[in-house]
């Protein structure tokens, strides 16, 4: 320096939040902050997981999963 693995943390799983829990990704760099360097935190960008189906016309679906809300449409009943 590389490369696996464990623990914390964020981030993503095709139409909104909440929670809980599976899978995935997790590097790079600016700038502030700490007397200076390292480290460490906060904030910004970037990359990465991520973006449904159909030649097309067009078609499913508020969920990766499961639970509550809420949006919209069918139906029935009071």
């Nucleotide at each position: 320096g590389g490369u696996u693995u464990g623990c914390a943390a964020g981030g993503c799983a095709a139409u909104g939040g909440a929670g809980u829990u599976u899978g995935c990704c997790u590097u790079c760099u600016g700038u502030c902050g700490c007397u200076g360097c390292u480290a460490c935190g906060a904030c910004g960008g970037a990359a990465a997981a991520c973006c449904g189906c159909g030649u097309g016309a067009g078609c499913u679906a508020a969920u990766g999963a499961c639970u509550c809300c809420u949006u919209u449409c069918u139906a029935c009943a009071a």
A computed fold for a 78-nucleotide RNA from a Verrucomicrobiota bacterium, annotated as Fluoride riboswitch aptamer (crcB RNA motif).